[in-house]
A computed fold for a 144-nucleotide RNA from Effusibacillus dendaii, annotated as c-di-AMP riboswitch aptamer (ydaO/yuaA leader).
């Protein structure tokens, strides 16, 4: 001096996954009980009653078609989801929507068994990424 790595902190993102209180440690963690926020199961009425099983069915943006391929698995496409700050400037500041570009995901589980569903019974609260970063048009609320 210039890459890479890791750890710690600040900022930001995705997700429901975030706060509190007590206990316990030097301190983190870990243990408990709570809010919040998300998910399942389960009646009357309705729906559905008919064969299937190559079953069905959940959470979620995560499905669908081609093709290579016994198969695992690769690729390709549609569709679907995420992000694009921050300061200066500037008809201004916070919210949100549409297009266009650009970068990235497109995943997991139940285990033959569940339609909707009030009381009601129950289960999660993880993990993962970033150090960069664009342009137009419009709604609302608020200052001036």
């Nucleotide at each position: 001096a210039a890459u890479u790595c890791a750890a710690u902190c600040u900022a930001g993102c995705c997700u429901a996954a975030u706060c509190u209180u007590g206990u316990u440690u030097u301190a983190c963690a870990g243990c408990a009980a709570g809010a919040g926020c998300g998910g399942a199961g389960g009646a009357a009425c309705c729906a559905a009653u008919c064969a299937a099983g190559u079953g069905g069915g959940g959470u979620u943006a995560a499905u669908c078609c081609u093709g290579a391929u016994u198969g695992a698995u690769c690729a390709g496409g549609a569709g679907g989801g995420a992000u694009g700050a921050g300061a200066u400037a500037c008809a201004c500041u916070u919210c949100u929507c549409u297009g266009c570009c650009a970068u990235c995901c497109u995943a997991c589980c139940c285990g033959u068994c569940a339609g909707c569903u009030a009381a009601c019974u129950u289960c999660g609260u993880c993990g993962g990424c970033u150090a960069a970063a664009g342009c137009a048009g419009g709604g609302a609320a608020g200052g001036u």

Its mean pLDDT, the model's own confidence on a scale to 100, is 75. The RNAcentral record of the sequence draws on Rfam.